This is a predicted structure of a 693-nucleotide part of an RNA (large-subunit ribosomal RNA, domain II) from Gossypium gossypioides.
Its mean pLDDT, the model's own confidence on a scale to 100, is 82.
Its Rfam family is "Bacterial large subunit ribosomal RNA".

[in-house]
Context: one part of a larger RNA
RNA sequence: CCCGGUGACUCAUAGGCUGUGGCUUGGUUAAGAGAACAUAUCGGAGCCGUAGCGAAAAUGAGUCUUCAUAGGGCAAUUGUCAUUGCUUAUUGACCUGAACUUGGGUAAUCUAUCCAUGACUAGGAUGAAUCUUGGGUGAAACUAAGUGGAGGUCCGAACCGACUAAUGUUGAAGAAUUAGCGAAUGAGUUGUGGUUAGGGGUGAAAUGCCACUCGAACCCAGAGCUAGUUGGUUCUCCCCGAAAUGCGUUAAAGUGCAGUAGUUGACUGAACAUCUAGGGUAAAGCACUAUUUUGGUGCGGGCCGCGAGAGCAGUACCAAAUCGAGGUAAACUCUAAAUACUAGAUACAACCUCAAAAUAACAAGGGUUGAGGUCUGCCAGUGAGACGAUGAGGGAUAAGCUUCAUCUUCGAGAGGAAAAUAGCCCGGAUCACCAGUUAAGGCCCCUAAAUGAUCGCUCAGUGAUAAAGGAGGUAGGGGUGCAGAGAUAGCCAGAAGGUUUGCCUAGAAGCAGCUACCCUUGAAAGAGUGCAUAAUAGCUCAUUGAUCAAGUGCUCUUGCACCGAAGAUGAACGGGGCUAAGCGAUCUACCGAAGCUGUGGGAUGUAAAAAUGCAUCGAUAGGGAAGCGUUCCAUCUUAGGGGUAAGCACCUGUGUGAGCGAGAGUAGAUGAAGCGUAAGUGAGAAUGUCGGC
Repeated sequence: CCCGGUGACUCAUAGGCUGUGGCUUGGUUAAGAGAACAUAUCGGAGCCGUAGCGAAAAUGAGUCUUCAUAGGGCAAUUGUCAUUGCUUAUUGACCUGAACUUGGGUAAUCUAUCCAUGACUAGGAUGAAUCUUGGGUGAAACUAAGUGGAGGUCCGAACCGACUAAUGUUGAAGAAUUAGCGAAUGAGUUGUGGUUAGGGGUGAAAUGCCACUCGAACCCAGAGCUAGUUGGUUCUCCCCGAAAUGCGUUAAAGUGCAGUAGUUGACUGAACAUCUAGGGUAAAGCACUAUUUUGGUGCGGGCCGCGAGAGCAGUACCAAAUCGAGGUAAACUCUAAAUACUAGAUACAACCUCAAAAUAACAAGGGUUGAGGUCUGCCAGUGAGACGAUGAGGGAUAAGCUUCAUCUUCGAGAGGAAAAUAGCCCGGAUCACCAGUUAAGGCCCCUAAAUGAUCGCUCAGUGAUAAAGGAGGUAGGGGUGCAGAGAUAGCCAGAAGGUUUGCCUAGAAGCAGCUACCCUUGAAAGAGUGCAUAAUAGCUCAUUGAUCAAGUGCUCUUGCACCGAAGAUGAACGGGGCUAAGCGAUCUACCGAAGCUGUGGGAUGUAAAAAUGCAUCGAUAGGGAAGCGUUCCAUCUUAGGGGUAAGCACCUGUGUGAGCGAGAGUAGAUGAAGCGUAAGUGAGAAUGUCGGC
C1' cells in the first nucleotide's frame, strides 16, 4: 500500500416560529403534599391572555405631540398548555490537531562546576638554579670545567582528544570505521562516593550542558485550554436553486446589515408595443471658457539715431487688442443623436366556451393556463471570482496587468464545432430507440457529407504568422499627353556659318571661371547635355530628315501576390496531400448535436368527477419534500424454528433508488412481518485510529 473493525451536528435548560393534540364556560400549574416508586389526586402562589397611549401626572377606543381642532406617531386588539420539526442563546456544543500559560512533583547513574578519597602517565632528548674545583680579585663580581636535574620544555606509545579525507548514510554503529592528526608532569587523565534543580542550576561563554529532550528539562493536573485556522464529516429518489456586490468593522482569508436562494401565506395584473414629456453622452462645433499655428494692422515695450530738454525719426526685435485663414478640450458648448433609463396615457397575452350549415371579422359574459411583480413569517449559503465583448481610469491607447460600468459564458453546464483547448461559436442533457430534421461548422483521403455548378483573382504552396519601407509581379478602374499630316523604341544620315562671341587666362577654341545668349543658312542644329584635350582635335546629346509601322508616355487608384522575414531535434494547414482540395462573389443539394420532431415510459406543478389538457424535469453552495435500512423497546413469554432460526458466501427474480424477496449450500439456536417508540442509526477519504499481512 491493501483488507477488516472503529470513527464526527449530540444531551440539558430557556426564547422564536411551525405542524399536531387538549381545553377555550379563558388556558395552565410551580415548589411542595401524596399508596412502595411514580402516575392518579391535591396544591391557583405565579405566568400568558382579556386596552391602548404617554417620560409621567393622567386619560381611555382612543391617546401623545401642540396655542391648536391643523397635521403627524402609536393604538383601535388578542387564546393558552403540552409536544414534533427547524432555529437562537448558554454549556466542550460537529470531530481531530497546536505552540503556549499556571500549579504540584521527579531528575546531576548522561553531562557542567565543585568537594572528599584513591589510581594512572613506556622509552628517549634537552640540561635552568644550586653546588664543587681551577682561573681571577684586597675581597667580590666575573670566567672555565664538572656536578646537578628545573620546565603549563622537546620527540614519542598507553591514556585523553577530534584537524583532514574516504567509507558508511533502509549503517556493523541513532555519530562509527580506516589512513593520517593534536596534547601526552600538566589549567593532565581517571575510578568510587557526594554537592548545586527549572526563570533555577552549572558554564576557560558555544545559549553550551542539566538522562538520544533545552532561547527555558521531564511527569501529572487546570484541560475536551483556545484556534476568525488546515483537514475530515457516513443511505436513496424528487422539486427549486445562489453569491463572489454595497455600507460598516483594530477590518481586509473573519464578521454585522442590505442584496441574492429556498419555503409558508396574502395581494396585484404585468411584459412587449404605440404616443407624450425629460436629459446634454457619442458626434460635431468654436458662440463662451481655456489653449494653439500663421498672415495683416501694431497699443505698449526693447534696441538705435537726433536733440539742452520737451520731444521727434528709424527698426528683418518682443507684442496687447482687433481682423482674415486653420486647429484642440474629462473638469468648453451656439448645436446635438442612436440606445438605455424615468414618468404618464392607451392596452394583460394565449387557449377553450358562449357559437350556429360554411367562411371572414368582432362585442359582452364565463373558465383554464402562462410570464411576472409587491408584501409577510421562518430560514440558508455568499461577501477570494475568471475570461470574452463594449465604454472608460491607471500603465507605455504594455501584460493571461490593474480598477470601474453594461452584457454573455464559465463558476454551478454535459452535447456539437474550434486538431488538442473552464470563460470563444452553436445549443441548455427526465428515461429508452440500429427513426426523422436542422444549428454552428463542414462535404479529396484520414472522417459523416458535391474531386458540385457559374463568374473572376492568385503561381507566392501565398493560402498555412508581422511593420515601416522597397519593387517594369499581375488583373481591373480613372485622368492626361503624343500618334497614318506616321507617334514611341530601333537603324541610316545631318547636327552648319559669323565664331576661337566678349572677358579672364600661360592657354580657355560649345564644355576652369565671369558676362551676354544674338544673327545667318536652313528640314534641323544650344554662343551648347555629357565624355575627352595642355589648348585644339575627336565622340555624343538636344534638334532635323529618311526608314519602319500602330500604338505609346506620364500620373492617380482597387484586388491578389513579391522582398523586408535570423534560434537553438524536423515541428506555426491537425496529417496526407492540394494549383485547387487557395481567395472573392452567386446558387443548389447533402452531412452534422443529448437542439427540434417522431414512438413509448416515468416524475413535478396546476386544473378536472374522470378521461385527460397545458407547462416543466442540467446543476455546486444551499433550501424544501418523500422514502429505504440498522440497533433497542412495546404490542408479546408473538407467527415460526434440529422436518433446520439468525449469520456467511453463491445464484436468481424484482423495484426509479436506498433496497426487498425466492432457491440450493454452509452453519447450528434462536427469531421475522405489520402498526408504533427511542437512538451510541448508514464511511472511501481526516499524513484518522485499532488489528491483520
Taxonomically the source falls in Gossypium (Eukaryota, Euphyllophyta, Magnoliopsida, Pentapetalae).